[in-house]
């Protein structure tokens, strides 16, 4: 350097849930708590979902927003093994 794995060490991260704020919401912040994760580090690029709107015969569909702990893919990378 690659690839592959968490079993050991030495870590990180933080679900549901509660508080306290942000937003119309989805839902995000902090703080407490751990369900779980080998990238549960990062980045909305493409699908899924999901919110608000418009549209439409119910729809299909546009268009703006979230969601990386939905799945892909993109880039960083701790330790062991080969």
């Nucleotide at each position: 350097g690659u690839u592959u794995g968490a079993a050991a060490a030495a870590g990180g991260c933080a679900a549901a849930c509660c508080c306290a704020g942000u937003g119309a919401g989805a839902a995000c912040u902090g703080g407490g708590g751990a369900c779980g994760c080998a990238a549960a580090g990062c980045u909305a690029c493409g699908g899924g979902u999901c919110u608000u709107c418009c549209a439409u015969a119910u729809a299909a569909g546009g268009a703006u927003g979230a969601u990386g702990g939905c799945c892909g893919a993109g880039u960083u990378a701790c330790c062991a093994a080969a």

c-di-GMP-I riboswitch aptamer from Desulfosporosinus acididurans, 82 nucleotides, folded computationally. Its mean pLDDT, the model's own confidence on a scale to 100, is 86. The model forms 95% of the base pairs in the Rfam consensus. Its Rfam family is "c-di-GMP-I riboswitch aptamer". About the family: GEMM was predicted in a large-scale screen for bacterial structured RNA regulatory elements. The organism belongs to Desulfosporosinus, within Bacteria.